Predicted 3D model of a 73-nucleotide RNA (transfer RNA) from a Clostridia bacterium. Its mean pLDDT, the model's own confidence on a scale to 100, is 81. Taxonomically the source falls in Clostridia (Bacteria, Bacillati, Bacillota). Rfam family: tRNA. The family's RNA type in Rfam is transfer RNA.
[in-house]
RNA sequence: CGCGGAGUGGAGCAGUUGGUAGCUCGACGGGCUCAUAACCCGUAGGUCAUUGGUUCGAAUCCUUUCUCCGCAA
Numbered sequence: 001c002g003c004g005g006a007g008u009g010g011a012g013c014a015g016u017u018g019g020u021a022g023c024u025c026g027a028c029g030g031g032c033u034c035a036u037a038a039c040c041c042g043u044a045g046g047u048c049a050u051u052g053g054u055u056c057g058a059a060u061c062c063u064u065u066c067u068c069c070g071c072a073a
Stems, first nucleotide, its partner, number of pairs: 002071006010025004019056001027043005049065001052062002
């Protein structure tokens, strides 16, 4: 240099056909308990890596750049 894959709350991941961004764990508050754990209820936390475009509407389609992983050399 070439090819392919990935980037989404603190962590791990869904969201595949464009139409309100979700799950599990974690954090915080409350309940239960003599107390802790477990269990139950609730809350916060995301400008979906970046840039521009298409569209009534973009995490999703196209483009620019960046980072990581793999293959080949």